[in-house]
RNA sequence: CAGGGUGGAUAAUCGCGGCUGCAGGCGCCGAAAGGCCGCAGGCGAGGAAAGUCCGGGCUUCACAGGGCAGGAUGCCGGUUAACGGCCGGUGGAGGCGACUCUAAGGACAGUGCAACAGAAAUGAACCGCUAUUAGCAGUAAUAGUAAGGGUGGAAGGGCAGUGUAAGAGACUACCGCCCGGCUGGCAACAGCCGGGGCACAUGUAAACCCCAUCCGAAGCAAGACCGAAUGGAAGCGUUGACGCGGCCCGCCAGCUUCAGGUUGGUCGCAGGAUCUGACUGGCAACAGUCAGGCUAGACAGAUGAUUAUCCAAGACAUAACCCGGCUUACAGCCCUGCUUG
Numbered sequence: 001c002a003g004g005g006u007g008g009a010u011a012a013u014c015g016c017g018g019c020u021g022c023a024g025g026c027g028c029c030g031a032a033a034g035g036c037c038g039c040a041g042g043c044g045a046g047g048a049a050a051g052u053c054c055g056g057g058c059u060u061c062a063c064a065g066g067g068c069a070g071g072a073u074g075c076c077g078g079u080u081a082a083c084g085g086c087c088g089g090u091g092g093a094g095g096c097g098a099c100u101c102u103a104a105g106g107a108c109a110g111u112g113c114a115a116c117a118g119a120a121a122u123g124a125a126c127c128g129c130u131a132u133u134a135g136c137a138g139u140a141a142u143a144g145u146a147a148g149g150g151u152g153g154a155a156g157g158g159c160a161g162u163g164u165a166a167g168a169g170a171c172u173a174c175c176g177c178c179c180g181g182c183u184g185g186c187a188a189c190a191g192c193c194g195g196g197g198c199a200c201a202u203g204u205a206a207a208c209c210c211c212a213u214c215c216g217a218a219g220c221a222a223g224a225c226c227g228a229a230u231g232g233a234a235g236c237g238u239u240g241a242c243g244c245g246g247c248c249c250g251c252c253a254g255c256u257u258c259a260g261g262u263u264g265g266u267c268g269c270a271g272g273a274u275c276u277g278a279c280u281g282g283c284a285a286c287a288g289u290c291a292g293g294c295u296a297g298a299c300a301g302a303u304g305a306u307u308a309u310c311c312a313a314g315a316c317a318u319a320a321c322c323c324g325g326c327u328u329a330c331a332g333c334c335c336u337g338c339u340u341g
Stems, first nucleotide, its partner, number of pairs: 001337006008310007016044002019041004027036003046316001050327002053325005058219004070215005075089005090104001091102004105210002110208002112204003126149002128145007157175002160172003176198001177196008223267004232258005243251002274293008311314001
């Protein structure tokens, strides 16, 4: 410098939340749907369970196709259910080094911005240099000039020479840039060769914008099912329906069905892109095969308390539909490889 692991241990008692069995073919609670005291056994938070930032599963709604708006991403290849993640590489930046960082398309499509300073911030003469003219002269005017000075984060390719009145890619070599070709590479790109005097003239696109690719919306309080009372609709009833044990008498004014889905209940909800180990393919991310395992599931929401012993004296933090990532927090300890001295 890089990567990985651990995240107090053991025992007892009390308590809390699920599961399985028994009790229970009973009983209790509830209008129903449905639920339940007790006993025994076994299970019971994390590497981040966090932030809710990105992607997917799942669910309901929407959806012919196309477009606008909006959002995200932006070197190349791979990986994946998918991603803005990850892996490998290319270019660039930093470090003596191990290694680290990188939002890395387009600035001749257009628009905007560039404070202060400075003559000028984009098609530039303030000083200086040179020539001409005027003047005795200091100097002034006109013209040329981007080599030098000054300002600035940035001044119109760099540097050396030729050249010139002084200068200038005006010309030449080298470097840079642009164009073309060849070679290597899947590619990004790299190397080499040739050409172009460079008017292709500054920066900024995590400024608007342009280009390419992707994106329907809302989320488990999603949603599915069951299902009171009251109210609704229809039918039958007071010429007695339904009910009162089968029939008669007698009594009674309501009875039945349907739709809806409120209070409430059940499911969703824990067997999964799952975990562990070995092997195979691959530099790796990852994929595959075999064997073994089942590992919280609440709805006011469970992990706690006490005691004993030990040590290095215990940080950050507590699931709420699930999974893959990212980001952030984290005391102490352990392991591996490499670098420098």

Background
A computed fold for a 341-nucleotide RNA from a mouse gut metagenome, annotated as Bacterial RNase P class A. Its mean pLDDT, the model's own confidence on a scale to 100, is 77. Its Rfam family is "Bacterial RNase P class A". Its family is annotated with dimeric ribonuclease P complex, tRNA processing and ribonuclease P activity in the Gene Ontology.